[in-house]
RNA sequence: UUAUCAAGAGUGGACGAGAGAAUCGGCUUAAUGACUCCACAGCAACCUGCUAAAAGCAAGGUGCUAACACCGACAAAGCAAAGGGCUUUGAGUGAUGA
Numbered sequence: 001u002u003a004u005c006a007a008g009a010g011u012g013g014a015c016g017a018g019a020g021a022a023u024c025g026g027c028u029u030a031a032u033g034a035c036u037c038c039a040c041a042g043c044a045a046c047c048u049g050c051u052a053a054a055a056g057c058a059a060g061g062u063g064c065u066a067a068c069a070c071c072g073a074c075a076a077a078g079c080a081a082a083g084g085g086c087u088u089u090g091a092g093u094g095a096u097g098a
Stems, first nucleotide, its partner, number of pairs: 001098005010040005018029003023073004041065003045062003048058003069093001074090006
């Protein structure tokens, strides 16, 4: 810079208190042991390989394996109504690949 981000996929061991990127708000999750690390297993997003090609298959590289990137924050449009909400799109931020 560019593409994608509503699909998919967990057991064991170690550790021992927070974790869900950061701030705020919400909502979840975690002593029935989360997060993190290690081992094994799995998934198949991108690359790669097979294939005439699509679809598909493989699982070598990266990645991933609670919840849409957990949801919102900013802008526009629409709806609602006096409760500051709801929906869609976009932006921004972030993650992953090339």

The RNA shown here (SAM riboswitch aptamer (S box leader)) has 98 nucleotides and comes from a mouse gut metagenome. Of the family's consensus pairs, 94% are formed in the model. Rfam family: SAM riboswitch aptamer (S box leader). Its family is annotated with regulation of gene expression in the Gene Ontology. The coordinates come from a structure-prediction model, not an experiment, and the mean pLDDT is 82.